Predicted 3D model of a 267-nucleotide RNA (Bacterial large signal recognition particle RNA) from a Planctomycetota bacterium. The sequence was found by an Rfam model in a public genome assembly. The organism belongs to Planctomycetota, within Bacteria. It matches the Rfam family "Bacterial large signal recognition particle RNA". Rfam links the family to the GO terms SRP-dependent cotranslational protein targeting to membrane, signal sequence recognition and signal recognition particle, plasma membrane targeting. Rfam describes the family as follows. The signal recognition particle (SRP) is a universally conserved ribonucleoprotein involved in the co-translational targeting of proteins to membranes.

[in-house]
């Protein structure tokens, strides 16, 4: 070194969850020449020789040990790089945006020689008193209406009384009127009033309104552009918090590569 029988074993393997832990179902990675059947997530099988029960095939070797490689998983408050989002009465500056304006301009509109703007004067607006008027509420004021079985008046039918009679009286019921009540009221007193009204006396007069004089051509508005000035809403920067993504450290760790690694027998 080659041949036959055997036997350890093998017929995938890792990362995450899950477990007290370990396989395995489960997700995911790798990877193939990588076996068939049942069980299995509030789960099945088991205990450091850690899937369990049948069947098959294979068998020194692809197992296994050890060096390296490193797809692909977890970790990562006190590593980094970039975005995102919240929040600071942080912080700088006025770039955008908002806001003013005796800055200036282009344009449009509208008033304006039937007089702009400004000036002058007078009133009103405003403020005290005050009157009227107007509201509300009162009145044993007026007015109107109603208003008495008898105990209010008139007129009293019938009926009654006295009379020889003429006549007289005394009266319900009706009508008619009225007392106290009551209703109502436009009138008339007394009180009140955050009086969208007309006076009246006084104050006060910045500004608006109106009229009256003077002056003699501006003056109001909007749109965009300039200038000034303020303001942190958006943006910048800083702090704080939270998130994603990659990188970097770690940490497990498929594959694929070097080396090692079995008995008996016969040639």
């Nucleotide at each position: 070194c080659c041949g036959u029988g055997c036997u350890a074993g093998g017929c995938g393997g890792g990362g995450c969850g899950c477990u007290a832990g370990c396989g395995g179902u489960g997700c995911c990675c790798u990877g193939u020449a990588a076996c068939c059947u049942g069980c299995a997530a509030a789960c099945c099988g088991c205990u450091u020789u850690a899937g369990c029960a049948g069947g098959g095939c294979u068998g020194a070797c692809c197992a296994c040990u050890u060096c390296g490689u490193g797809a692909g998983g977890g970790g990562u408050u006190a590593g980094g790089u970039c975005c995102c989002u919240c929040g600071g009465c942080g912080g700088a500056u006025a770039a955008g945006g908002g806001c003013c304006g005796c800055u200036g301009g282009a344009g449009u509109g509208g008033c304006g020689u039937u007089g702009a703007c400004g000036g002058g004067c007078a009133a009103g607006u405003c403020c005290c008193a005050u009157g009227g008027a107007g509201u509300c509420g009162g009145g044993c004021g007026g007015c109107u209406g109603u208003g008495a079985a008898c105990c209010u008046g008139g007129u009293c039918a019938g009926g009654g009384g006295c009379g020889g009679a003429a006549g007289c009286c005394a009266g319900c019921a009706g009508c008619c009127a009225u007392a106290a009540g009551c209703a109502g009221u436009a009138c008339c007193c007394c009180g009140g009033c955050u009086u969208g009204c007309c006076g009246u006396g006084g104050g006060g007069u910045a500004g608006c309104u109106u009229g009256c004089c003077u002056c003699g051509a501006g003056c109001c508005g909007u749109u965009c552009c300039u200038c000034g000035g303020c303001u942190a809403c958006u943006g910048c920067c800083u702090c704080g918090a939270g998130g994603a993504a990659c990188c970097g450290c770690u940490u497990c760790g498929a594959u694929c590569g070097g080396a090692g690694c079995g008995c008996a027998c016969g040639g």